[in-house]
RNA sequence: GUUGAAAAAGGCAAACUAUCCGAAAGGAUAGAGCGCAAAGUUAUGGGUCUAAAGUAAUUUUAACUAUGAUUGCCAUGAUCGCCAAACUACCGACU
Numbered sequence: 001g002u003u004g005a006a007a008a009a010g011g012c013a014a015a016c017u018a019u020c021c022g023a024a025a026g027g028a029u030a031g032a033g034c035g036c037a038a039a040g041u042u043a044u045g046g047g048u049c050u051a052a053a054g055u056a057a058u059u060u061u062a063a064c065u066a067u068g069a070u071u072g073c074c075a076u077g078a079u080c081g082c083c084a085a086a087c088u089a090c091c092g093a094c095u
Stems, first nucleotide, its partner, number of pairs: 001094004011036002016031006034081001040087003044084003047079003054073006
C1' cells in the first nucleotide's frame, strides 16, 4: 500500500420501551439487540424526509377585510445504519 473478516482481543447498536428537546422530520440519555470490517468522524456532492417562518390558491362571509382551516411551492432544518467522497483506525494475509 492492497485486501479479508476464518481466528483472537474488542467495538458499535436497529426495531421497540421510558424520559427530555423540537412545529415536524429527527436528536439526546438509559434499557434492548436487528445487524455492521469502518454501523469511526465530516453534511463535501447526490438522494431521501420534514415544512416552523415565508409565499400562492381555495374555503369560512349577505359582501369586503381580518382570523381560522385545507392544499400546493419552499431549507436556512434533518438523515453518515441511503449512495459516493475526504480523513483516521485494531487483527490477519499478500506485496

Predicted 3D model of a 95-nucleotide RNA (c-di-GMP-I-GGC riboswitch aptamer) from Atribacteria bacterium SCGC AAA255-G05.